[in-house]
This is a predicted structure of a 71-nucleotide RNA (transfer RNA) from a Bacteroidaceae bacterium. Its Rfam family is "tRNA". Rfam's curators write: Transfer RNA (tRNA) molecules are approximately 80 nucleotides in length. By type it is a transfer RNA. NCBI's taxonomy places the organism under Bacteria, Bacteroidota, Bacteroidia, Bacteroidales, Bacteroidaceae. The prediction has a mean pLDDT of 83. The sequence is in RNAcentral, with records from ENA.

RNA sequence: GCGGUGAUAGUGUAAUGGUAACAUAACGGUCUCCAAAACCGUCGUUCAAGGUUCGAGUCCUUGUCAUCGUG
Numbered sequence: 001g002c003g004g005u006g007a008u009a010g011u012g013u014a015a016u017g018g019u020a021a022c023a024u025a026a027c028g029g030u031c032u033c034c035a036a037a038a039c040c041g042u043c044g045u046u047c048a049a050g051g052u053u054c055g056a057g058u059c060c061u062u063g064u065c066a067u068c069g070u071g
């Protein structure tokens, strides 16, 4: 240089073009002599900029970053 794959909550990961979800963490509560565990609740998210569409995390274009292959 060329090609492939990926980027979603603090972290790890889901999601047939149609309400963005689960676990964990954090915070609050119940329980306990105190804590841990357990249980209940709260909080928080689509890499950036455009395009297509009634509707985009998803499809298209460009860029950034990471990773793999190749010269």
Base pairs, nucleotide, nucleotide: 001070002069003068004067005066006065007064010024011023012022013021018054026042027041028040029039030038047063048062049061050060051059